RNA sequence: UCCCGUUGAUCCUGCGGGAGAUUGCUGCUAUUCGAAUUCGACUUAGACAUGCAAGUCUUCUCACCUUCGGGUGGGAGGCGCAAGGCUCAGUAACAUGUCGUUAAUCUGCCCUUACGUCUGGUAUAACCUCGGGAAACUGGGGCUAAGACCGGAUAGAAAUUUGGUACUGGAAUGUCCAUAUUUCCAAAGGCAACGCGUAAGGAUGAAACGGCACCUGAUUAGAUUGUUGGCGGGGUAGUGGCCCACCAAGUCUAUGAUCAGUACGGGUCCUGAGAGGGAUGGCCCGGAGAAGGACACUGAGGAACUGGUCCUAGCCCUACGGGGUGCAGCAGUCGCGAAACCUUUACAAUGCACGAAAGUGUGAUAAGGGGAUUCGAAGUGCUCAUGUUAUGCAUGGGCUUUUGCCAAUGGUAAAUACAUUGGCGAAUAAGUGGUGGGUAAGACUGGUGCCAGCCGCCGCGGUAACACCAGCGCCACGAGUGGGAAUCAGUAUUAUUGGGCUUAAAGCGUUCGUAGCCGGUUACGUCAAUCCUUUGUGAAAUCGUUGCACUCAAUGCAACGACGUGCAGAGGAUAUUGCGUAACUAGGGACCGGGAGGGGCUUGGAGUAUGCCUGGGGGAGCGGUAAAAUGCUAUAAUCCUAGGUAGACUACCUUUGGCGAAGGCGCCAAGCUAGAACGGGUCCGACGGUGAGGAACGAAAGCUGGGGGAGCGAUCCGGAUUAGAUACCCGAGUAGUCCCAGCCGUAAACGCUGCCAACUAGAUGUUGCACAUUCUCCGUGAAUGUGCAGUGUCGUAGCGAAAGUGUUAAGUUGGCCGCCUGGGAAGUAUAGUCGCAAGACCGAAACUUAAAGGAAUUGGCGGGGGAGCACUACAACGGGUGCGGCGUGCGGUUUAAUCUAACUCCACACAGAGAAUCUCACCAGCAGCGACGGCAGGAUGAAGGUCAGAUUAAAGGUUUUACCUGACGAGCCGAGAGGUAUUGCAUGGCCGCCGUCAGCUCGUACCGUGAGGUGUCCGGUUAAGUCCGGCAACGAGCAAGACCUAUGCCCACAAUUGCUAACGACCUUUGGGAUCGAGCACUUUGUGGGGACUGCCUUGGAAACAAGGAGGAAGGUGUAGGCAACGGUAGGUCUGUAUGGUCCGAAUCUGCUGGGCUACACGCGCGCAACAAUGGUAGGCACAAUGGGAUGCGACUCCGAAAGGAGAAGCUAAUCCUCGAAAACCUAUCUCAGUUCAGAUCGAGGCUUGUAACUCAGCCUCGUGACGUCGGAAUCCGUAGUAAUCGGAGGUUAUCAGCUUCCGGUGAAUACGUCCCUGCUCCUUGCACACACCGCCCGUCAAGCCAGUCGAGCAGGGUCUAGGUGAAGCGUAGCCUUUUUAGUUACGAAGAACCUAGGCUCAGUGAGAAGGGUUAAGUCGUCACAAGGUAUCCGUAGGGGAACCUGCGGAUG
Repeated sequence: UCCCGUUGAUCCUGCGGGAGAUUGCUGCUAUUCGAAUUCGACUUAGACAUGCAAGUCUUCUCACCUUCGGGUGGGAGGCGCAAGGCUCAGUAACAUGUCGUUAAUCUGCCCUUACGUCUGGUAUAACCUCGGGAAACUGGGGCUAAGACCGGAUAGAAAUUUGGUACUGGAAUGUCCAUAUUUCCAAAGGCAACGCGUAAGGAUGAAACGGCACCUGAUUAGAUUGUUGGCGGGGUAGUGGCCCACCAAGUCUAUGAUCAGUACGGGUCCUGAGAGGGAUGGCCCGGAGAAGGACACUGAGGAACUGGUCCUAGCCCUACGGGGUGCAGCAGUCGCGAAACCUUUACAAUGCACGAAAGUGUGAUAAGGGGAUUCGAAGUGCUCAUGUUAUGCAUGGGCUUUUGCCAAUGGUAAAUACAUUGGCGAAUAAGUGGUGGGUAAGACUGGUGCCAGCCGCCGCGGUAACACCAGCGCCACGAGUGGGAAUCAGUAUUAUUGGGCUUAAAGCGUUCGUAGCCGGUUACGUCAAUCCUUUGUGAAAUCGUUGCACUCAAUGCAACGACGUGCAGAGGAUAUUGCGUAACUAGGGACCGGGAGGGGCUUGGAGUAUGCCUGGGGGAGCGGUAAAAUGCUAUAAUCCUAGGUAGACUACCUUUGGCGAAGGCGCCAAGCUAGAACGGGUCCGACGGUGAGGAACGAAAGCUGGGGGAGCGAUCCGGAUUAGAUACCCGAGUAGUCCCAGCCGUAAACGCUGCCAACUAGAUGUUGCACAUUCUCCGUGAAUGUGCAGUGUCGUAGCGAAAGUGUUAAGUUGGCCGCCUGGGAAGUAUAGUCGCAAGACCGAAACUUAAAGGAAUUGGCGGGGGAGCACUACAACGGGUGCGGCGUGCGGUUUAAUCUAACUCCACACAGAGAAUCUCACCAGCAGCGACGGCAGGAUGAAGGUCAGAUUAAAGGUUUUACCUGACGAGCCGAGAGGUAUUGCAUGGCCGCCGUCAGCUCGUACCGUGAGGUGUCCGGUUAAGUCCGGCAACGAGCAAGACCUAUGCCCACAAUUGCUAACGACCUUUGGGAUCGAGCACUUUGUGGGGACUGCCUUGGAAACAAGGAGGAAGGUGUAGGCAACGGUAGGUCUGUAUGGUCCGAAUCUGCUGGGCUACACGCGCGCAACAAUGGUAGGCACAAUGGGAUGCGACUCCGAAAGGAGAAGCUAAUCCUCGAAAACCUAUCUCAGUUCAGAUCGAGGCUUGUAACUCAGCCUCGUGACGUCGGAAUCCGUAGUAAUCGGAGGUUAUCAGCUUCCGGUGAAUACGUCCCUGCUCCUUGCACACACCGCCCGUCAAGCCAGUCGAGCAGGGUCUAGGUGAAGCGUAGCCUUUUUAGUUACGAAGAACCUAGGCUCAGUGAGAAGGGUUAAGUCGUCACAAGGUAUCCGUAGGGGAACCUGCGGAUG
């Protein structure tokens, strides 16, 4: 002094966690020493075996022994045993602390002073003896002493009466003196030391009383009958209801009585900067207790831990008659527990008891032992050489000896320690926790694979884990180090110091008002508060400083100081506060005046509408909805009209306005009544502010009783909608809504903002009053300004997390009240109060959870809004698909296999994927292959080769024989090659889509706490973030555009293989034609230029630009392409290649044969040819362009009906070939039919490619001639040389095109718009979304687990009350005994303990009941978040599987 955790990011609020210190427990580990006020406190004040913890003294007596000095033992007697030691159960109290009082008291031993210590007597224990009893113990008789006990004397004391008034004092009830009476009544000696008695004083110790301080709970509000006081007694050391009789009815309490819970109090201790908070076991002081409880005796002192009596519970002994016992003393045992030592030594020291003393005793104490209790000190080595993976480790040598071990002397009560001396040897000594962030330390290796596990919190783990488990390294501390529990700090999360309450938790619904708290101006008094000085006290220990002593330190000792923040006394000060007195008027109140107002209550009246009824008219529908239906209507509706009746309400005015404390208040008039503002400044004179409790008022709904009931309308009933529809919509309609009387007491009762007062910039509306000026129609008029009071908007400073607020504060201050302290459980349970009930008020906990929440930001989204755009949008038009046949792809199914990828747009004639073998990845079968290393084997011949046989479908395989050759070796272990094996969710690269889009950013500046914003917005405009204008922005970049290619026009240059107008040659049927020469005019080809820029005109406009026009081959980007942003999509591809990891590795590698990818009840996509006359068939006839060609294109000739075959020129190609384009056009025919349409399917015969044509190719000829007569819902393409239609070429290729990519031929129709559908861009709005609407999320039901609540009861603990029985002891009276002690009898009060009944309370258990919490993938719906698809929410009432729905009133969040 902070850090992490809510978010995509931000700022807050808020809690959770981490880091510090301390206490006890515990895991792992551990060398030594010292010190300490350390060690069964926490749980069981549970129970205890055994030993010890209080004795001592010769005054007396007896017995024994004796060295004759004395000693030992028993007893009497004195003193002590009330101390020391232990514990903390009880106790909320004069228990404790502190300061006082005793004029209300006592005090053994001790000290001081004075005086005295005379006389006489009796008993008893021990002992002796006789008994009882198991024992404990006890009875009778007899003897004896004292400092034991008793009588008398003297001294004295006490009480009372009367008097004196001398002394002290604040005050005599005190002391003193005198007097009288009564009562009591000393002594112990000894030669002495020393005792004893009386009186007074002191000291010490104790007792009593008082002031102040002294925990929690109001879900404890009344308590008390000896209670409160008085008179008189009793009792006590002593006051006192302490006790008793009588009298009175008091006493305590919201400043918390009583009751309940908890707890010994303090000095101190822990923590903290402090204030505080927490603890208080150990040490010291005080108190209390001694198994639970009661009681007295003795004594100076006790209601007595190791004395007594009794009751209760436990234990022990017993001969059953009766006895004994109390470790919360020291050790120790059991139990309890997470939790705590030796049945040690000594009285040497200190103290205590006794004693004259010596001394005796002492589990007090002093010592030792044990314990990782705390604190402190030290060590675990240093150096050289060699090796090495080198700040290290290993080996070897040397040094040192703190420490360790051994021995002796001193030291001690005895030991240890320690000191001195000697010897030995680096020897005897390092762990714990962590290593993702917070938080110091690994982007190391292996294993695991949402498993095992880790994690205080966040979080890690689903095959590349820096987070698990290990190894290695590293970090922190170190004889320690971690974990769990608790306390303080952190935490300003209880806020006195020092917080908050509009929206995060939090202002009571409103007002009145009691107590309390606070209070205007002046003077005087007082001095209570306050302040200053001073005196006493506030124990020691603790703390600080200095010094000294342990080798240092911890520790101890001494001196001084501080602390104890206090209490009490004395003296002073008097500003402020208080109190008292006297005054004042600025607060407040009263009064007067004229105005404003839906303020309230009562009474009377009016108005329109609605429903109903009556009469008249009228005659078929009305009503209702998105559309309908239920409903009404022929018994006459709806509709029109006249009249009557009923109840409710009060349009317009009406509003940003008015009034009221709030709820709330609206037709008109009257009566009664309350308040506020303004003006006046007449009166009172601080009378005031707030307000715990308390009281009154208090919307709607609801309740009780009585009325009333038109309309509306929960519930209920029908009709729709829907998958369902307990709803939304419709038709009916009860309670209710209305009135009277009473209850309820709640709302989003909201400004989500308590009341009062003061101060702190303004601007601008509006209402009321007053004043001034001006106008005036002269009025109760109008306008403007000023003041006061109210009510709005904007806004400065300030404040605020921000939104915002801002003289109507959420600013700056003061006073008073209420409320809050993470979310949920829960405004629930329980207790209480109120209520007829519904329910209201008050109001928890267990448990659960890491967030819940506020404001704002950027996106995304919306069945939100606005603007713009697009033939993968619509509209208009043209043509298709969707039907049937076929081709092809996909799914499915089948199969040995039908390899696989891709699945909305963005998979499906796609993988350039037209698979006969190959391809090939699939299936069946067969075979082959290991670089390199090691090991079996191998010249008794490995591997290989040749001939032959067998096996086999076949084979190069396997196997056999023979021969040849001659060194390696796949049998095993590793390691490889290879892999179309796996992971496109590990990747590169490439590609698709968003995107035929117009966006995406940066620098500087500015704004904001910040995320972020601005720029990029607004108005125009554009194809465009294209440009123009404005603007806290100014500029810039990537996209767009520019650019590049093709094409369209012109020019220049060039001219072979291209071209041929003119010219020459040649041929000719004079029309012309091929060829050659020649030429480059044209065409063409190629290269290089030009051309188009809104340049010009008109109109509109500020401009950008738009519309039109001219010129031009071309006009507004000319047309068509290429290129194509920041990014996103875990899009696709590991099967193109590359590549990490994983796997196979003699098979998932490599090859061969055959099969499959071509299957076929079925579904879908893309196409082809059709269904015909805009056509078919036959004949004739015309015009292209782009390409390709050497395993190739193939002219031409011949053969064949054709496919094709045989031969063969040319061509490495502007030269040759492909190459005859087709539709079109002309003629003929067909005549609307399943046809001369259509061609599927099938049969027969041929041809070609290829090793091979069955599965499974193409072509030709002949025959066969199916479906189909224009296609439902739906859907696709296209805006001009486009659609449509026609053919050609390339790609793939041995062969095969219905595919695809180009090429040309013919060649339309219709928009020139719009945002309705589908989408895209921008702005804006809402959001509980951010994995971003395929989002989020609510409730019932079902299942598991958990804690609590209620509960018929059951069985207990504690406490209180009442009653009964009632031990011991006490009091009174009597009796007995020789008086007393003792015993006994009767009576009395009180009374432990036990029993019974009841109240309160606590925990246990309980069939069952209702709710709550929680748990990756259960069921039903879809309530909320967007206008969430019926806006949401609050109160209340009814209803419903459930979220919820509906009515009434309210809020806007």
RNAcentral holds the sequence, with entries from SILVA. Predicted 3D model of a 1453-nucleotide RNA (small-subunit ribosomal RNA) from an uncultured Methanosarcinales archaeon. The coordinates come from a structure-prediction model, not an experiment, and the mean pLDDT is 80. It matches the Rfam family "Archaeal small subunit ribosomal RNA". Its family is annotated with ribosome and structural constituent of ribosome in the Gene Ontology.